[in-house]
Molecule: small-subunit ribosomal RNA
Organism: Candidatus Peregrinibacteria bacterium CG_4_9_14_0_2_um_filter_41_14
RNA sequence: AUGAAGAGUUUGAUCCUGGCUCAGGAUUAACGCUGGCGGUGUGUCUAAUACAUGCAAGUCGAGCGAGGCUUCGAGCCGAGCGGCGGACGAGCGAGUAACACGUUAGUACCUGCCCCGAACUCAGGGAUAACCCACCGAAAGGUGUGGCUAAUACCGGAUGGUCCCGUAAGGGUAAAGAUUUAUCGGUUCGGGAGGGGCUUGCGGCCUAUCAGCUUGUUGGUGAGGUAAGAGCUCACCAAGGCUACGACGGGUAACUGGUCUGAGAGGAUGAUCAGUCGCGAUGGGACUGAGACACGGCCCAUACUCCUACGGGAGGCAGCAGUAGGGAAUCUUCCACAAUGGGCGAAAGCCUGAUGGAGCAACACCGCGUGGUCGAUGAAGCCCCUUGGGGUGUAAAGACCUUUUCUGAGGGAAGAAUUCUGACGGUACCUUAGGAAUAAGCACCGGCUAACUCCGUGCCAGCAGCCGCGGUAAUACGGAGGGUGCAAGCGUUAUCCGGAAUAAUUGGGCGUAAAGCGUCUGCAGGUGGUUUGUUAAGUCAGAUAUUAAAGACGGCAGCUCAACUGUCGGAGUGUAUCUGAUACUGGCAGGCUAGAGUCUUGGAGAGGUAAGCAGAAUUCUGCAUGUAGGGGUAAAAUCCGUAGAUAUGCAGAGGAAUACCAAAAGCGAAGGCAGCUUACUGGCCAAGUACUGACACUCAUAGACGAAAGCGUGGGGAGCAAACAGGAUUAGAUACCCUGGUAGUCCACGCCGUAAACACUGGACACUCGGUGUUGGGGGUCUCAACCGCCCUCAGUGCCUAAGCUAACGCGAUAAGUGUCCCGCCUGGGGAGUACGAUCGCAAGAUUAAAACUCAAAGGAAUAGACGGGGACCCACACAAGCGGUGGAGCAUCUGGUUUAAUUCGACAAUAAGCGAGGAACCUUACCUGGACUUGACAUCCCGAGAAUUCUUUAGAAAUAGAGAAGUGCCUUCUGGAACUCGGUGACAGGUGCUGCAUGGUUGUCGUCAGCUCGUGCCUUGAGGUGUUCGGUUAAGUCCGUGAACGAGCGCAACCCUUGUCCUGUGUUGUAUUUUUCACAGGAGACUGCCGGCUUCAAGUCGGAGGAAGGUAAGGAUGACGUCAAAUCAGCAUGGCCCUUAUGUCCAGGGCUACACAGGUGCUACAAUGGCAGGUACAACGGGUAGCCAAGCAGUAAUGCGGAGCCAAUCCUUCAAAGCCUGUCUAAGUUCGGAUUGAGGGCUGAAACUCGCCCUCAUGAAGUUGGAAUCGCUAGUAAACGUGCAUCAGCAAUGGCGCGUUGAAUAUGUUCCUGGGUCUUGUACUCACCGCCCGUCAAGUCACGAAAGAUGGGGGCGCCCGAAGUCCCAGACUCGUUCUGGGCCUAAGGUGAAACCAUUGAUUGGGACUAAGUCGUAACAAGGUAUCCGUAGGAGAACCUGCGGAUGGACCACCUCCUUU
Repeated sequence: AUGAAGAGUUUGAUCCUGGCUCAGGAUUAACGCUGGCGGUGUGUCUAAUACAUGCAAGUCGAGCGAGGCUUCGAGCCGAGCGGCGGACGAGCGAGUAACACGUUAGUACCUGCCCCGAACUCAGGGAUAACCCACCGAAAGGUGUGGCUAAUACCGGAUGGUCCCGUAAGGGUAAAGAUUUAUCGGUUCGGGAGGGGCUUGCGGCCUAUCAGCUUGUUGGUGAGGUAAGAGCUCACCAAGGCUACGACGGGUAACUGGUCUGAGAGGAUGAUCAGUCGCGAUGGGACUGAGACACGGCCCAUACUCCUACGGGAGGCAGCAGUAGGGAAUCUUCCACAAUGGGCGAAAGCCUGAUGGAGCAACACCGCGUGGUCGAUGAAGCCCCUUGGGGUGUAAAGACCUUUUCUGAGGGAAGAAUUCUGACGGUACCUUAGGAAUAAGCACCGGCUAACUCCGUGCCAGCAGCCGCGGUAAUACGGAGGGUGCAAGCGUUAUCCGGAAUAAUUGGGCGUAAAGCGUCUGCAGGUGGUUUGUUAAGUCAGAUAUUAAAGACGGCAGCUCAACUGUCGGAGUGUAUCUGAUACUGGCAGGCUAGAGUCUUGGAGAGGUAAGCAGAAUUCUGCAUGUAGGGGUAAAAUCCGUAGAUAUGCAGAGGAAUACCAAAAGCGAAGGCAGCUUACUGGCCAAGUACUGACACUCAUAGACGAAAGCGUGGGGAGCAAACAGGAUUAGAUACCCUGGUAGUCCACGCCGUAAACACUGGACACUCGGUGUUGGGGGUCUCAACCGCCCUCAGUGCCUAAGCUAACGCGAUAAGUGUCCCGCCUGGGGAGUACGAUCGCAAGAUUAAAACUCAAAGGAAUAGACGGGGACCCACACAAGCGGUGGAGCAUCUGGUUUAAUUCGACAAUAAGCGAGGAACCUUACCUGGACUUGACAUCCCGAGAAUUCUUUAGAAAUAGAGAAGUGCCUUCUGGAACUCGGUGACAGGUGCUGCAUGGUUGUCGUCAGCUCGUGCCUUGAGGUGUUCGGUUAAGUCCGUGAACGAGCGCAACCCUUGUCCUGUGUUGUAUUUUUCACAGGAGACUGCCGGCUUCAAGUCGGAGGAAGGUAAGGAUGACGUCAAAUCAGCAUGGCCCUUAUGUCCAGGGCUACACAGGUGCUACAAUGGCAGGUACAACGGGUAGCCAAGCAGUAAUGCGGAGCCAAUCCUUCAAAGCCUGUCUAAGUUCGGAUUGAGGGCUGAAACUCGCCCUCAUGAAGUUGGAAUCGCUAGUAAACGUGCAUCAGCAAUGGCGCGUUGAAUAUGUUCCUGGGUCUUGUACUCACCGCCCGUCAAGUCACGAAAGAUGGGGGCGCCCGAAGUCCCAGACUCGUUCUGGGCCUAAGGUGAAACCAUUGAUUGGGACUAAGUCGUAACAAGGUAUCCGUAGGAGAACCUGCGGAUGGACCACCUCCUUU
């Protein structure tokens, strides 16, 4: 010394990296809404733009002489001469990157007024202004050797010093008086105070896409000049000076005390106040003076403004007010010198837009108020509501109280030290009266972030700081009610700091997130072993000086408090000096040997360069043998071959590369290096310890090397092979595949200088558990000796691992651990490694390297899923093996489409389509047309009338409307009541209207698949994992074993139902009878229980026995967590919305049955395993009183008549059919097939036209087994056959649900298709591959680059001209210069060539962005040709291909090494 907070946003979730955004504070602020008072401050940040008007610097008569006034007082005014002051005060910040400022030190200098000390102040002279006269000019003003006059104006003389010059001698230089008689002045010298000039160390902006700059430049000598040092200036001489510690150039900027922020270190800033500097319309210049190169002075030039008689003049608000203009924006043309201060004066005093005050502005800070206490029928109004109520809310009203404010009245300061004198000001303040009276808004309410509901709107309107809201139930838009926050303010915008450790000194990083230069050598620089002495630069300590005041901090005090102010104190991390300390660092000097190097003896090696040589193979050529193919591919073709290929043999040519050895190996700085031999040559290692003695490490700039591709010149060219050509593939195929093929690949020389130049890991040194390979040395042990083995050690090179580190993955003595030193690099993604500029290059291009704009992410690692044209294992009528179908025909039925007044609605891959519907002629019915009703067809409440009810009749299509008749019931306290009907009134009814994406319930599907989870524990920073994995086994997460897991739940299984065997009981019906069959009820039985094999002798499995049944006996019911916003608002229920004489209700008729067509599901067939005819045998489940209906009779038949029996084991339905026996048909559109149509009948029903079913006769269509494709089924199953029921008056039923009869074939198996499960792997997917995503083209918008040029700007250079002015020179006989002439310098101006910067520019280039445009599909999985990097060529595009490289490639196999056993 009192001080440190985070949050939102990348993901399905996680950790990390990383940006964006927010919460805080501040402001000379502005804008929006609002606004009571007071105090104290502040107030043109923009145009250093232009300024009307007034004022801002005068004063002195005690320096002087005129003139005027006068009370006649040597009073007053007073131009002019003279003195002092106008260099201060006031303003502004344009310029300035500099000794301008800050700070430290210094001195070669000056200093009016002021203070101290010493000396002097003598005697004279000549002018001049004002004034007068004359003249010029419009004015401003001016002229005259025309006439006067004074001085503290001016001049010389004297004197003199401690003054000046000079070594000295000697020489030189002053003055002014006034007056009230006490003083004030004057001159010289010395000193002081304060002020100023000059010099100097250090400090404080950006840019290297500014790297070289400089000629008075750097120094010397001499001279000049200045107050003073100095190239300050000049002459001569020399050639220096500055610069990577950033010169020079460009941009920006007044600096500081301080202010804001921050825990601090810092960062930003430089309003007000204070110190310094600079400036005064722009540029230049001097004069005067103590002081200026002078804001309210002068001269000149320029621009602008004004006056003018056109000849000429005047001006400078960045002083105070004020005006215009610019701008988002910044005040009164005020009062006073009363105070403080300044100028002059002896003083009185005068002047003072400095200052003191007032005015305006919520611009800021501070303070106060807008009332207080009671007051519940919790009033009304408004809002919400589940309709019960709740909120606003003690809030209001009402009652009582108070008066800060406010208004009126009365009094009334201090500020004056100092006699007079108060602008502020009748102000502050005090007293008194009145009356709650005069006084509340703004923003917000999805999260961050305190605060929630309703209505409106419907991806519209709009909001938004970030994330994001809004597409009909918006706490996010707009309004309202309510709430939250702050409050005379509140919000927004802008800017700064903070949070941001997001530039990291405090206090970050670089394997994969952004980030290690491709590698090495090495100058400067940085860092540096051990020891002794010395020094004291760094370092440390103390002291002194300074660090202005104000501010900040602390104490005390004054305004009622506070803001504000006064006073005192400490601090002020800085700078300088002095003194001390000497451990460390540094300097100097001297030693040492552990770092480094030299040397000796050995050693390994694809290290490099050059030359020579070798064999195998490809190709080509020749000859020979030989004949029809070869080659190539997934399959082909182009291609070669009867002119003889391929193949085989022999011979030859030529180029390139070096099999095996070979390896995890070796060498090299990296790139890279491989047949053998020779020559030359670099580095490394070990052992020895002779020598040097820190000689070292790192390294900006620099230099050298640097794969492949590429370039230049000249060679060479076998093979391979960009480009190119052809053949395929394909929708296309500028590709992948194939056949050819040129640059190139090779050599020499020269360029290029880049790669995934990678271990994505800079270099050096030291330290820190172990294990195991391998390469090259050395030592020890063993042995007679050697080898082998074992142990130790040095140098490399691999793997595993501890501690530690890491976001994790991983690293782990070859560190990514622990430390030291040096270098390089990073700071969100894109734009972009791009543009411009520069350097290099022959070019290609390389290096260096931005911005505008745009997004809220981009990214790393790991997790759970999903997916893969990744892998492993397993299952399923999934395939295969079989049987039968569908797809072709006709018909039935459903759907789409079309049509229609309507063809009501829903369902659409699997999981819609003989589905809702298990039965549309009316009804149903929801649709259409027409006709009607409006409290309604239906419910509750109220009122009135009537019992209810039944029958007849009229109009009408009916609904409906009207008329007539019959009938008077039940209970009763005698009033009435209950039920019902009619009429009326309003609350309400009603809706198959919308939303299945607001819902409940129900259902489908994955799937009867074996999975889905939890508790505790353990592991991980965490998401999460483990359990649930693994080895077996199972139908099964079934069971066993293992195992950081142990248990548990929902699922599986079992329990339930039916069937199969037996037993017991009962016996209506059934049977001629019966132990039986049958029916019902209750039990038994099956559990891998027994035996054997296999197995971990576990689970289990295989086989067997017995048994009616054997390994789940068969079938059913039973459907985990969840998925599909799956289906259903039309089954029902239901929120919200909508309709209310209609979207409700009633009625008639029509429609849902339409028909070019398409699809689904079925039936019947196509026939001889059949059709037809005759005979004949055997079921089961069911149903039946508005019913099933027997026998019998009629009819060809449907059916009718009939009536027995049956409320059902009793009667009926009820003849089952295929089957079996016999006959016939004889391969054909038929004796198959039956559609279609005609005629005639039957039945149901008010009704059979649209639009029913059945029967008979006649008619006799397509169809001869069905393309691609596709469905079902594993045993009493498929297939075939009939039969019953529900719905139902009847039936479009060939459908649905059941029942029995006959009754197969096949399964070697899991390669493939489909679906599913488990494990693993990759991923840029998570809406999850129906994913993601790239580029061209087309459209729109935006910013930027290039560009023939155009315009403007600031400088530099050359030349011309040259104002004012200082200085210099000359000027009649002499002297002098206010005069004249000339010269040097020079502002402005003109001109020329070149460069730079900015703006603009037809056109052009890429970039970014924009719900649903075009073309493809490059990437992510092995992404379907693994991807990527460099380079070169090609191509609509993503891209493709060649060469070299990387793994940041999946999968499989092998080798090697490691871990475990």